[in-house]
């Protein structure tokens, strides 16, 4: 960095979409180590337990538990004993004393950090720069001073009480560093008074008289530690301001303590921060007010950058702490683990009452796609207390869990070819996984085990943790997956599936050969991770500062004036706001970047550097601004003049239309493609001549003229604006643009009121047509005209905002000046209107000095198509309606230009039996033949406008055959290969049997051989044979047709962004893209012509199976014989014809007319030959042939049937309708071409078809072989002597067989038919029409087919018109190409959406009421404090607004398969067609009025070009 998608294909316009990057992610599949981060985006929903702020005895009174010492109550061992007791060891209660330190209370410092959340805030909250001279600050520092005398209670402790319980109350006693009074006391602090100095308004600081005021605390054994006053200091916090902070105007006005000021109060501290007066202010289009939304920020993703998007984790601010109100305490709070009170939710209760607040760490529950452990420790760093020992710290240091993300590592490594099995594909040869694997042979990163063991800690201490590291050993052993493989996009085959199933991020794939679906193999990609989903930026210059556009793609507001806003001529002087240098501040820290350094490395970290904006100086003065002063060239006056449909009244005039009267006149007028309503014998139309009455002004009249536009047209006259030219007197930048606003504003509507002749929506009748709610006639009302008012919209257009400058020319026109000139006229030069063109531009078309060029200013508007200029809302309007102007959903294109085709009820120009002129038919009739439909057991398949239909079929009795019945075979009728036996078998004749194939049985006949085997036959088993079974839309090949039309391309080259154009187009010519001649083209290549065959003619060679002129022979005759090759034929070379010659014509050209010569003349006739392509044209049934399908049958074989069926319709033909004939009898002439399973002669036969016969003939030798014609006769206009279907007889032939179902022949029969509607066919000269030969197929069976020759016309003025077809041109919204394409009702699905009588629910605001807790004032007090007064939370009453949800019913809207109705629009779309606007229709629309060109075609005019 770009790709993919609108087309046939280009360009450009513009949306969709993809590749990249990111995430606190989340899902699906996987899942091996480690380092380092990271982890409730959802319910600021609710929490069970634990734990997260204590400490201080060195402040105080007390002082437990233990220890000791005294007292000794009690207990009573040994010994004694008189047995009554002594004795007193032992116990050691109580009570006292010492130690000794738990610790509840008072005091004291901390709970205002630390840690959590972001709900709420659009704000001085945050950021980023400043100010407090307007300000407080505990602990902490640094100075200087002081701590003296008293005094009264209180908690705890005891006691008595209440209470379920929190917990209360009352009595007695007591202490401090707790309180309290006094004392001292200034550089403090407040009042008056005067000085100095400074500064930024109130002021600040200083030294200074007087008055008045205010402290203290002690503890320790010592040191120690603290108390207190003032001063600074350093930290924190508090206020104020400049700047900067989302979106919406369908939110335009907001505001009552509100702006301010005076005064009192309150505060640390200024301030309507609060009061009370007074005053009438403040905010706003530079967006107030209101709704919606959001914590900001350093920073993060991204982006080349400018942006653009986010605000997790770390940090800095700020808000909160279940919701909302309040103060206390304190240096610091309106305070997460503190008071109060109010709500709501949760627990306890004895029912009186009371207790809670995890958005601190764990943890539960819910909620959700989704986020973890009730862990260990204060070792480390902080933090709180304390002198300190030490205590508390869910901060924090770490450890669990999670691939969440970054980062490292690994899952082995070498050698190894029989290219191993195996999968997979194959063209069956193989290839391919793949050295991969096995196999050998290392290695240990991670792992398992053992051992030693840190650093983090300066003496002690170590949660981490027996952790990092290190060592030894073990052993390839425990570690690979996930997406994707038509394009974009890197990677390809098979099979399955058959618009099913299903993929998709965008084009698009999938209907039988799917590299796009599922599967395998096999490749591409990343890899402990890989893909999907959301999101953000990128690509997207697709909101464009940087960096885009508006004539046609979306965009120029209908026009001007003009405010506010931008922006603005020339010189000087000054200022320094901008503006450009410097230099200081500041820019936290982390990050980014840079250059080090630590962890093996990298993620991680550590330390150094950089810096935008802003602030403050300080210098500059070109450029903008600003102030001052000046100029005239920018604007504007003045003066001097032409030009004009510019506006507005008022008046005039003719010519037409209509109507009235009269008057002439008679039978039709009128209309129209043709026609009818319509008028008119009650006198129309025509025609004369009078009047009436309205509306529009022909000719002049011009891409000419005026006006901002919209627009202005008869004269004449008043008023009026404005533009031009000439002068240079005046003014001295007065300028330009122009949100908002104002005014103008065609047509049509609309309102009063006039008016009305034409015209003429709606109506109405006539017509047309399938209908015609249209077009087109006949009528006709609103309108159309006037006045006065409203509408405010047009294709309101040059589809082109206004201004100013500047960039070759040419050549019209209009209004003016100046100059040369007698004049015509020429130049020059202002101001306006065209047209053609250079540079430039433009995607192209165009634009080009009237810019779409090249520069400036200003304004307005666009950002994919539809939904839609639509809802809703608002404003404006008497209605119609107009301005503004959305969303949901919905598609991947809508659109511009310009290109090649195709078309067009577009144009030009040409050709063709295309049409006309002719001549013979077809279509009516019989018959044949071919189709369709029918039928059928089958009536086998194909061909389908032309191009199917006498076609494939050059020939269906059997067979062919493929169709149906039947009855048989199953390695088969046919091919190849193998194993076995045989040497026959097959054949051939004969019986038998069958429907027939098959079978049965006798007889004849019994291979070759180099012995190896060959060949034949049987039989057996699989490989296989076979299919006229599908698909001509899988194909080859072959053909049809456009069309024997004259066209189709190519190379170099030029133009052209490009597709393409050019050549090929033009003038002429030709049958012809022929051929000349011009031309940016030049050549060329398939075609066309020509070279091939025939046929005309002439020559020459050859003359036999031809042929006879001469010569001679012979014959009833005859080339019949000798000769001959002259002729005629034959078939071989060969000449001939080229516009070659002569003449007009034309351009001196091709060429053409005419003519001569010639057999033949302009291609001499025919034939053969068919470019590039079109019809997915025909054909899988000629053949070949993929793929599918059948395999004791879809194959094969036989007999029989069918293909020949018949109510019918159609093509093709034959024969007719007759006298230009019919029959009947003489009588001549031909040219192709067949012949041996074969023509077949002559002869005889028979009414003949034929048959007997068989000379001759493998053919210029002999066979088939003519007919019309021609001479005569007869018929005489008739359903016939015309026609010959039909039908009965009798008969030939062929052939195994003519029933189904052949052909011929006689004999009887004798039907339609008397020239064929509408329509349609072929032919332009040896043709047409006639006439008849022949051939192929074939045993037989042509009216068809191919071919052949006799006899032979008519007519072509001409291209208007019909069809085809060629070149040019034009238009297109078609390109599957007009059989195109496409509108809108209606019907049905389904989706989102307005409306809507209501209904619910929500936040925020207003009045009113009521009013807890609390601060403050009042009052009252001995104490308790008490009462009361103002505010206010919460509540509650009301009415509007706004907002979301939801509703019978409804409106339209979009999407839907092959629905229904017409055809509106694209070609002149068949009536051009759009645009407003009114009216009317089922419906696409019609139609009226006025506009447009984004209208095809023809003429004329003009004006250009040559």
């Nucleotide at each position: 960095a770009g790709a993919g998608u609108u087309u046939g294909a280009u360009c450009a316009u513009g949306g969709c979409u993809c590749a990249g990057g990111a995430u606190g992610a989340a899902c699906g599949c996987u899942g091996g180590c480690g380092g380092c981060g990271u982890g409730c985006c959802u319910a600021a929903c609710a929490c069970a337990u634990g734990c997260a702020a204590g400490u201080c005895g060195a402040g105080c009174g007390g002082g437990a538990a233990u220890c000791u010492c005294c007292u000794g109550a009690u207990u009573g061992a040994a010994a004694c004993u008189u047995c009554g007791g002594u004795a007193g060891a032992u116990u050691g209660a109580c009570g006292g004393g010492g130690a000794g330190g738990a610790u509840a209370g008072c005091g004291g410092c901390g709970g205002a950090c630390g840690g959590g959340u972001g709900a709420g805030u659009a704000a001085c909250g945050c950021g980023u720069a400043g100010g407090u001279a307007a300000g407080c600050u505990g602990c902490c520092c640094u100075a200087u001073g002081c701590a003296c005398a008293g005094g009264g209670a209180u908690a705890g402790c005891c006691u008595a009480g209440g209470g379920a319980a929190a917990c209360c109350u009352g009595g007695a006693u007591u202490a401090a560093u707790a309180c309290c009074u006094g004392a001292u006391g200034a550089c403090g602090c407040u009042g008056c008074g005067a000085g100095g100095u400074c500064a930024c308004a109130u002021g600040g600081c200083c030294a200074u008289g007087c008055a008045g005021c205010c402290a203290a605390a002690g503890u320790u054994u010592u040191u120690u530690c603290g108390g207190c006053a003032u001063a600074g200091g350093a930290u924190g916090c508090a206020c104020c301001u400049g700047c900067g902070u989302c979106u919406g105007a369908u939110u335009a006005g907001c505001u009552g303590g509100u702006u301010g000021g005076u005064g009192a109060g309150g505060u640390a501290a200024c301030g309507g921060c609060c009061c009370a007066c007074c005053a009438a202010g403040g905010c706003g289009a530079c967006g107030a007010u209101c709704a919606g939304u959001a914590g900001c920020c350093g920073a993060c993703c991204u982006g080349a950058g400018a942006g653009g998007g986010u605000g997790a984790u770390c940090g800095g601010c700020c808000a909160c702490a279940u919701u909302g109100g309040a103060a206390c305490u304190g240096a610091g709070a309106c305070a997460c683990g503190g008071u109060c009170c109010a709500a709501a939710c949760u627990c306890c209760u004895a029912c009186g009452g009371g207790a809670g607040g995890c958005a601190g760490c764990a943890g539960u529950g819910a909620g959700g796609a989704a986020u973890a452990u009730u862990g260990c420790a204060c070792a480390a760093u902080g933090g709180g207390g304390g002198g300190a020992a030490c205590c508390c710290u869910g901060a924090u240091g770490c450890a669990g869990c999670a691939a969440c993300g970054c980062c490292g590592c690994g899952u082995g490594a070498g050698c190894g070819a029989a290219g191993a099995a195996g999968g997979u594909c194959u063209u069956c040869g193989g290839a391919u996984c793949g050295u991969a694997a096995a196999g050998c042979u290392c290695u240990g990163u991670c792992c398992u085990a053992a051992g030693g063991g840190a650093c983090g800690a300066u003496a002690a201490u170590g949660a981490c943790g027996g952790u990092a590291c290190c060592u030894u050993a073990g052993g390839a052993g425990g570690a690979a997956g996930c997406c994707c493989c038509g394009g974009c996009u890197a990677a390809c085959u098979a099979c399955g599936u058959g618009c099913c199933a299903g993929c998709a991020g965008c084009c698009g794939c999938g209907g039988u050969a799917a590299u796009a679906c599922g599967u395998a193999g096999g490749g591409g990609g990343c890899g402990a991770g890989c893909g999907u989903u959301a999101u953000c930026c990128g690509g997207a210059a697709u909101u464009a500062u940087u960096g885009g556009g508006c004539g046609u793609a979306a965009a120029g507001a209908g026009u001007a004036c003009g405010u506010a806003g931008g922006u603005g001529g020339u010189c000087c002087g000054u200022u320094a706001a901008g503006c450009g240098a410097g230099u200081g501040g500041u820019g936290a820290a982390a990050g980014c970047c840079c250059g080090g350094g630590g962890c093996u490395c990298a993620a991680c970290u550590c330390c150094g550097g950089c810096g935008a904006g802003c602030c403050a100086u300080u210098c500059g003065a070109a450029c903008u601004g600003g102030c001052g002063g000046a100029c005239u060239u920018g604007a504007g006056u003045g003066c001097a003049g032409g030009a004009g449909g510019g506006g507005a009244a008022a008046g005039u005039g003719g010519a037409a239309u209509u109507c009235c009267u009269g008057g002439u006149g008679u039978a039709g007028c009128g209309g129209u493609g043709a026609a009818a309503u319509g008028c008119g014998u009650a006198g129309a139309u025509a025609u004369c001549a009078g009047g009436a009455g309205g509306a529009a002004c022909a000719c002049c009249g011009g891409u000419g003229g005026c006006g901002a536009a919209g627009g202005c047209g008869a004269c004449u006259u008043u008023c009026u604006g404005g533009a031009c030219u000439g002068u240079a007197a005046c003014u001295g930048a007065c300028a330009c643009u122009g949100a908002g606003g104002u005014a103008c504003g065609a047509a049509a509507g609309c309102g009063u009121g006039g008016g009305g002749a034409g015209c003429a929506a709606a109506c109405a009748g006539g017509a047309u047509u399938a209908g015609a709610u249209a077009c087109c006639c006949u009528g006709g009302u609103a309108g159309u005209c006037c006045a006065c008012g409203c509408u405010g919209u047009a294709a309101a257009c040059g589809a082109u905002g206004a201004g100013c400058a500047c960039u070759a020319g040419g050549u019209g026109u209009u209004g003016g000046g100046g100059c040369a000139g007698c004049a015509a006229u020429g130049u020059c030069u202002c101001g306006g209107u065209g047209c053609c063109g250079c540079a430039g531009u433009u995607a192209a078309c165009g634009c080009a000095a009237u810019a779409a060029g090249u520069g400036c200013u200003c304004c307005g508007c666009c950002u994919g198509g539809g939904g839609a200029g639509u809802a809703c809302g608002c404003a404006c309007g008497c209605a119609a309606g107009u301005g503004u102007g959305a969303a949901a959903c919905u598609c991947a294109a809508a659109g511009g230009a310009a290109u090649u085709g195709a078309c067009g009820g577009g144009g030009a120009c040409c050709c063709g039996c295309a049409c006309a002129a002719g001549c013979a038919g077809c279509g009516g009739a019989g018959c044949a033949u071919g189709u369709g439909g029918u039928u059928u057991a089958a009536u086998u398949c194909g061909a389908a406008g032309c191009a199917a239909c006498g076609c494939g079929a050059a020939g269906a009795a059997c067979c062919u055959u493929a169709c149906c019945a039947g009855g048989g075979c199953u390695u088969g009728a046919c091919a190849u290969c193998c194993u076995c036996u045989u040497g026959a078998a097959a054949g051939g004749u004969c019986u038998u049997u069958u429907a027939a194939c098959c079978g049965a049985g006798a007889c004849c006949c019994c291979u070759c051989u180099u012995c190896g085997g060959a060949c034949a036959a049987g039989a057996g088993a699989g490989a296989c044979a076979g299919g006229u079974g599908g698909u001509g839309c899988a194909u080859g090949g072959u053909u049809g047709u456009c069309g024997u039309c004259a066209g189709c391309u190519c190379g170099u080259g030029u133009c052209g962004u490009g597709a393409g154009a050019u050549g090929u187009u033009g003038g002429g010519u030709u049958a012809a893209g022929u051929c000349c001649c011009g031309c940016a083209a030049c050549g060329a290549g398939c075609g066309c012509a020509a070279c091939c065959c025939u046929u005309g003619u002439c020559a020459u060679u050859a003359g036999u199976u031809g042929c006879c002129a001469u010569c001679a022979g012979g014959u009833g005759a005859u080339g019949c014989u000798g000769g001959g090759c002259a002729c005629u034929c034959u078939a071989g070379u060969g000449a001939g014809a080229c516009u070659g010659c002569c003449g007009g014509g034309g351009a001196c050209a091709a060429c053409u007319c005419g003519g001569a010569g010639g057999a033949a003349g302009g291609u001499g006739g025919g034939g053969a030959u068919g470019a590039c392509g079109u019809c997915a044209a025909a054909u899988c049934a000629u053949c070949a042939u993929g793929c599918c399908c059948c395999u004791u049958a879809u194959g094969u074989u036989c007999u029989g049937g069918g293909c020949u069926a018949c109510a019918c319709a159609c093509g093709u033909g034959c024969u007719a309708c007759a006298a230009u004939g019919g029959u009947c009898g003489g009588u001549a002439c031909a040219g192709a071409g067949a012949g041996a399973a074969g023509c077949a002669a002559a002869a005889c036969u028979g009414u003949g078809a034929g048959g007997u016969g068989g000379a001759g003939c493998a053919a210029a030798a002999c066979u088939c072989u003519a007919a019309a014609a021609c001479c005569g006769a007869u018929c005489c206009c008739a359903g016939u002597u015309c026609g010959g279907a039909u039908u009965g007889c009798a008969g030939g032939c062929u052939g195994c067989a003519a029933c189904u179902c052949g052909c011929c022949u006689g004999c009887a029969u004798g039907a339609a038919g008397u020239c064929g509607g509408a329509g349609u066919u072929g032919c332009u000269a040896g043709u047409a029409a006639u006439c008849g030969c022949g051939g192929a197929u074939c045993a037989g069976a042509a009216c068809g087919c191919c071919g052949c020759g006799g006899u032979g016309a008519a007519u072509g003025c001409g291209u208007u018109c019909c069809c085809g077809g060629g070149u040019c041109u034009u238009g297109u919204a078609c390109a599957c190409a007009c059989c195109g394409c496409c509108c809108g009702u209606c019907a049905c699905a389904c989706c989102a959406u307005g409306g809507a009588a209501g209904u619910u629910g929500g936040g925020g605001g207003u009045g009113c009421c009521c009013g807890a807790a609390g601060u403050u004032g009042g009052c009252a007090a001995a104490c308790a404090u008490g009462u009361u007064a103002c505010c206010u939370a919460a509540g509650g009453c009301a009415a509007a607004a706004c907002c979301a949800a939801u509703g019978a019913c409804u409106g339209g809207g979009g999407u839907g398969a092959a629905g229904u109705c017409g055809u509106a629009a694209c070609a002149a779309g068949g009536u051009a067609g759009c645009c407003g606007u009114u009216c009317g229709a089922g419906a696409a629309c019609g139609a009226g009025c006025g506009g447009c060109u984004g209208g095809a075609u023809c003429a004329c005019c003009u004006c250009c070009u040559u």